[in-house]
Context: one part of a larger RNA
RNA sequence: UUGGGCGUAAAGCGUCUGUAGGUGGCUUUUUAAGUCCGCCGUCAAAUCCCAGGGAUGAACCCUUGACAGGCGGUUGAAACUACCAAGCUGGAGUAUGGUAGGGGCAAAGGGAAUUUCCAGUGGAGCAGUGAAAUGCAUAGAGAUAAAAAAGAAUACCAAUGGUGAAGCACUCUACUGGGCCGAUACUCACACUGAGAGACGAUAGCUAGGGGAGUGAAUGGAUUUAGAUACCCCAGUAGUCCUAGUCGUAAAUGAUGGAUACUAAAAGUUGCGCGUAUUGACCCGUGCAGUGAAGUAGCUAAUGCGUUAAGUAUCCCGCCUGGGGAGUACGUUCACAAGAAUGAAACUC
Numbered sequence: 001u002u003g004g005g006c007g008u009a010a011a012g013c014g015u016c017u018g019u020a021g022g023u024g025g026c027u028u029u030u031u032a033a034g035u036c037c038g039c040c041g042u043c044a045a046a047u048c049c050c051a052g053g054g055a056u057g058a059a060c061c062c063u064u065g066a067c068a069g070g071c072g073g074u075u076g077a078a079a080c081u082a083c084c085a086a087g088c089u090g091g092a093g094u095a096u097g098g099u100a101g102g103g104g105c106a107a108a109g110g111g112a113a114u115u116u117c118c119a120g121u122g123g124a125g126c127a128g129u130g131a132a133a134u135g136c137a138u139a140g141a142g143a144u145a146a147a148a149a150a151g152a153a154u155a156c157c158a159a160u161g162g163u164g165a166a167g168c169a170c171u172c173u174a175c176u177g178g179g180c181c182g183a184u185a186c187u188c189a190c191a192c193u194g195a196g197a198g199a200c201g202a203u204a205g206c207u208a209g210g211g212g213a214g215u216g217a218a219u220g221g222a223u224u225u226a227g228a229u230a231c232c233c234c235a236g237u238a239g240u241c242c243u244a245g246u247c248g249u250a251a252a253u254g255a256u257g258g259a260u261a262c263u264a265a266a267a268g269u270u271g272c273g274c275g276u277a278u279u280g281a282c283c284c285g286u287g288c289a290g291u292g293a294a295g296u297a298g299c300u301a302a303u304g305c306g307u308u309a310a311g312u313a314u315c316c317c318g319c320c321u322g323g324g325g326a327g328u329a330c331g332u333u334c335a336c337a338a339g340a341a342u343g344a345a346a347c348u349c
Stems, first nucleotide, its partner, number of pairs: 003321004007303002012317001014200004021193003025088004031082001033081002035077002038074006049065001051063004091190001092187004096182004103176002106173001108171002110154001114150003120144002125136002162168002205246006214240002219235003257316006268291008298305002322349003331342004
C1' cells in the first nucleotide's frame, strides 16, 4: 500500500454552518465522451506457452503458431453513467393556519434559608467529634422573637418528562431562533456529505473593573499517627457571582459521524391531528414527529444491539494499523500567560 476495521479490543473530529470536491429522484428526446460489439494497424528479436524437428538422450538449438493485455484508427449499438433540450412531483424548500417547550437575550419583581448588624428578654455555656482539642462566650455567647442589610441559589411541582448542537429550571414582561402537526397553493431536484475555512463551545485558568452571604484550592491552627505535607475538626485567601475580553480543552460519552431506503409482533410516555363516541372530559381505533423499558429475525469474539440497530444496502467525511518511548522531542501556527494544535525517531520488549 492493498485488505480489514472504528459501543467496550487501536480507531467517530466536542458540536454545527458551509467552499472546492465526491455522490445524487421520475419520464421523453439529442449527442456518442465513458461503456459494449466487429474489423484494421501496432506493441523488434530473444524469453514464456503449444505443436513439430535436430544433436544417440537431456540441458540446448531450429521451424511454425498462439493466448492475455495495452495503444491508435475505423463501421456500428444506445440499456446504463455523462451531455443537450423539454416536462413531472414523491426528495427539498416557500407561503398559509395552528401548537408544545427550563431554546436564546434583556429588564423588572418575589418568597424560604444563610450570614452580619441594631435594640430587647435571659444568664452559662455554645460549637465540634469515634473521642477530643484548637475556636466562640460574663467586655453577655448560644437560645428566643421584632426591625435592617447583603450576596448567592431557586424547595415542593419533578418524571423513565420537556427543549437545544454542546447547554438550559422561582415569577412576569419585551424582543427573538428553531422544531412539530394539518390542509391547500406555489417553486421544480433547488438534494446529501463536506478536505480546507468559519462560528459556537462545561469546568478550571488568565486580563481589567465591580461584588463578596455561603462555600472554599493555597495557608494557619487543633486532632489522629511511628510519621500525617492526608482523611476528621476550627478558621480562611484566590476562586465561585456580575460586566467586557481571553483561553479552546473534558470519561466534551450514547465511549456509537451524517444522510436515505427497507426489515416481526405486542405494550408505555410527550407533542400535534383524524375517526368513533359523549352534555363534556375520558375510553377505544388510527396517522405523523420525538422519547424510555423489554424483545423476534438478523448481527456480534462475547457482552449485548435490535424500526432511536451494533440488522440489510447505498453515498460522503473523519480516524486506526503491536506495547513502551510519547501525545514526548524538534520545527511551525495560535495564545498575555498557562498552554493548545500539528506531531516523529533512536532505543527497547
Small-subunit ribosomal RNA, central domain from Brasenia schreberi, 349 nucleotides, folded computationally. The coordinates come from a structure-prediction model, not an experiment, and the mean pLDDT is 84. The source organism's lineage runs through Eukaryota, Streptophyta, Spermatophyta, Magnoliopsida and Brasenia. The RNAcentral record of the full RNA draws on SILVA.